[in-house]
């Protein structure tokens, strides 16, 4: 001084006037209103994708199947599909970044078009080798798989020897597999001794294996309970109705009157915010995270508060001006909004600021 | 708070499960046909499959995100 690469903070700031919600303390003419006083959105409050706390239902503490989920090895955690640390692969010159990273010698299944041939291998052209007669751009048999071309992929790869021509046929490395040693907890790593190679891709196709997962969700769930209907009982009324085609009585039944009781609605109250909190410090630990002490009192609406205006400053931008320091007007702050409540991930997102590392060019 | 489904040419829809070629139908253009119109035949144009990222040799089709719509339960 140019480009890069990573962890973290912050998300306008201060005052005044008016206005929400709600605790709380007080007035009052008390179903309310009124003053003081306190509190009053976020990294995401979003998306509802995992993981859990809580409450209920169902069952009894187990197996087994189905259905879903997860998937390299250790740690964290309450738990996780989340974080840390490592391994292996992958990119980058490097900081660093990615990675659904378990099994394809259990099975099934697919592999288009091109190519000869697409998965028990085989043989278009070619290349050697014999044989034949109609001696050429030929027929026929046999060997071969280096070369040729198609393909996303061609049945180890590079060189050598070696042949008629090749070939793991033999060699050397370099890949691959079995056994074993050392290191590590482990995934793995690294070193010996065999084996001429003995089986390609995909499992975010079905499927194998190993570990999870009981349902439902704060409209959960409990409690209080009207008004008017409408259900049940007790008493008391009684001209007239139905049981019952004569009359009296009796009883049901309907029908009126008071009182009483329960259920269910509306609405109200619990649940509802102290929690796996939060912030400062130490002590373990590479880290994720755990302890110890010390200090704060931290949003609870229910048709849903949490805003509105001015004023002044901090960025930012524009347009003018300038003695190039800077002035002056003007505009002017992103992305969003709790709703049972924690942890996480994913996603949206102007600007600011702090800290660490790489590369490169210069200068000392 | 819980669950499901849908987005493919202007429009209504199929392919998707079981990955390799994007089809119908109406409309659109244009020709024949008719005095002329419609009807009818012929023949053509039009599609980032809602957007982004992975898996594959390859993706509308499988997977993860993500936007908009529509419908169900409590």
């Nucleotide at each position: 001084g140019c480009g890069g690469a990573u962890g973290g903070c912050u998300g306008g700031a201060u005052g005044a006037c008016c206005g929400c919600g709600u605790g709380u303390g007080g007035g009052u003419c008390c179903u309310g209103c009124c003053c003081g006083c306190g509190c009053g959105a976020g990294g995401a409050a979003a998306g509802u994708c995992c993981g859990g706390a809580c409450u209920c239902c169902a069952g009894g503490a187990g197996g087994c199947g189905a259905c879903g989920g997860u998937g390299c090895c250790g740690g964290g955690u309450a738990a996780c599909g989340c974080c840390c640390g490592g391994g292996c692969g992958g990119g980058g010159c490097a900081a660093c970044c990615c990675g659904a990273c378990g099994g394809a010698a259990a099975g099934c299944g697919c592999c288009a078009c091109a190519g000869a041939a697409a998965a028990c291998a085989g043989a278009c052209c070619g290349c050697c080798c014999c044989g034949g007669c109609c001696u050429g751009u030929c027929c026929g048999g046999g060997g071969u798989a280096a070369g040729g071309g198609u393909g996303a992929a061609a049945c180890g790869g590079u060189g050598g020897a070696g042949u008629a021509a090749g070939a793991g046929c033999c060699c050397a490395c370099c890949g691959g597999g079995g056994c074993u040693c050392u290191g590590g907890c482990a995934a793995c790593a690294g070193g010996g001794c065999c084996c001429g190679c003995a089986u390609g891709g995909c499992a975010a196709g079905c499927c194998c294996c190993a570990c999870c997962g009981g349902g439902a969700g704060c409209a959960a769930u409990g409690c209080c309970g009207a008004a008017u209907a409408g259900g049940g009982g007790a008493u008391c009324c009684a001209c007239c109705g139905g049981c019952a085609g004569c009359u009296u009585c009796c009883g049901c039944c309907a029908g009126g009157a008071u009182c009483c009781c329960g259920g269910g609605u509306a609405g109200g109250c619990a649940g509802c915010u102290a929690g796996a909190u939060c912030c400062g410090u130490c002590c373990g630990g590479c880290a994720a995270c755990g302890g110890g002490c010390g200090g704060g009192g931290c949003a609870g609406a229910u048709g849903a508060a949490u805003g509105g205006u001015c004023a002044u400053c901090c960025a930012g931008u524009g347009u003018c001006u300038u003695u190039c320091g800077g002035g002056a007007c003007a505009u002017g702050g992103a992305c969003a909004g709790a709703a049972u409540c924690c942890g996480g991930c994913u996603u949206a997102c102007a600007g600011g600021c702090c800290g660490u590392c790489c590369g490169c060019g210069c200068g000392c | 708070c819980g669950g499901g489904g849908c987005g493919u040419g202007g429009c209504g829809c199929a392919g998707c499960c079981u990955g390799g070629u994007a089809g119908c139908g109406c409309g659109g253009c244009g020709g024949c046909u008719u005095u002329g119109g419609g009807u009818g035949c012929c023949g053509u144009a039009g599609g980032u499959c809602g957007g982004a990222g992975g898996u594959u040799c390859g993706a509308a089709u499988c997977c993860u995100c993500u936007c908009g719509c529509c419908c169900c339960g409590a």
Predicted 3D model of RNase P RNA and transfer RNA as a complex of 438 nucleotides. The prediction has a mean pLDDT of 78. It holds a member of the Rfam family "Bacterial RNase P class A". Gene Ontology terms of the family: dimeric ribonuclease P complex, tRNA processing and ribonuclease P activity.